Predicted 3D model of a 73-nucleotide RNA (transfer RNA) from a Bacteroidaceae bacterium.
[in-house]
RNA sequence: GCCGAUAUAGCUCAGCCGGUAGAGCGACGCAUUCGUAACGCGUAGGUCAUCAGUUCAAGUCUGAUUAUCGGCU
Numbered sequence: 001g002c003c004g005a006u007a008u009a010g011c012u013c014a015g016c017c018g019g020u021a022g023a024g025c026g027a028c029g030c031a032u033u034c035g036u037a038a039c040g041c042g043u044a045g046g047u048c049a050u051c052a053g054u055u056c057a058a059g060u061c062u063g064a065u066u067a068u069c070g071g072c073u
Base pairs, nucleotide, nucleotide: 001072002071003070004069005068006067007066010025011024012023013022019056027043028042029041030040049065050064051063052062053061
């Protein structure tokens, strides 16, 4: 230099054929217990990497950029 993959909650990851963003763990609260843990119930937490484009509508499609990983030279 060229090619490919990945980027979504604090962490690990789903999200189908474009149609209201989710799970597990973690955090917090409540309940339970003599108390703690575990179990149960609930709450909060998101500029879907960035910037544009297409569309009535984009996490999803297109382009560019950035970062990480891998391959080739």
Description:
Its Rfam family is "tRNA". Rfam links the family to the GO term triplet codon-amino acid adaptor activity. Rfam classes the family as a transfer RNA. Rfam describes the family as follows. Transfer RNA (tRNA) molecules are approximately 80 nucleotides in length.